The RNA shown here (c-di-GMP-I riboswitch aptamer) has 88 nucleotides and comes from a Clostridiales bacterium. Of the family's consensus pairs, 95% are formed in the model.
């Protein structure tokens, strides 16, 4: 240093739910919360996973249906970057 992770030490992160905000939704953000994380830091770059405003298409051209990400997910599963601590 690298793998690797303890019933070690100091921090850390925060599901479901609730309460408020934003958003068309998915889902974010902020409080409360705490089920789990050794990267549950960061990064859609590849796989998927979720929405369907606009747009296109049907439809009487309304209701409403389909079809699509340019939208989201890093707590899906890989890649890429940075990092605490040190028993075995």
């Nucleotide at each position: 240093a690298u793998c690797c992770g303890a019933u070690a030490a100091a921090g850390g992160c925060a599901a479901a739910c609730c309460u408020g905000c934003c958003g068309a939704a998915a889902g974010g953000c902020a409080g409360g919360g705490g089920c789990g994380c050794a990267a549950a830091g960061c990064u859609g770059c590849g796989g998927g996973u979720c929405u369907a405003a606009a747009g296109c298409a049907g439809g009487a051209u309304g209701a409403c249906u389909g079809c699509c990400a340019u939208g989201a997910c890093a707590g899906c599963c890989g890649g890429g970057u940075u990092g605490c601590c040190g028993a075995a």
Rfam family: c-di-GMP-I riboswitch aptamer. Rfam's curators write: GEMM was predicted in a large-scale screen for bacterial structured RNA regulatory elements.